[in-house]
């Protein structure tokens, strides 16, 4: 320089164009002499601007960061 591939609470991982789930963490509470187990409940997300569409995590466009090819 060209080409491909990734991006989804604090982490890690799903989601046929139609309610963004699960697991773990974190808190709160109950249970313990205390802790950790357990058990309830709370918590918190689609890389960014755009466009299509009744409806976009998803498609299309441009950009951003990370990774891999070739040169």
């Nucleotide at each position: 320089a060209g080409g491909g591939g990734a991006u989804u609470g604090g982490u890690g991982u799903a989601a046929c164009g139609g309610u963004a789930g699960c697991a773990c963490g974190a808190c709160u509470g109950a249970c313990u002499c205390u802790g950790g187990a357990u058990c309830a409940g709370u918590u918190a997300g689609u890389c960014u601007a755009g466009g299509u569409u009744c409806a976009a995590a998803u498609c299309c466009u441009a950009g951003a960061u990370c990774c891999c090819c070739u040169g």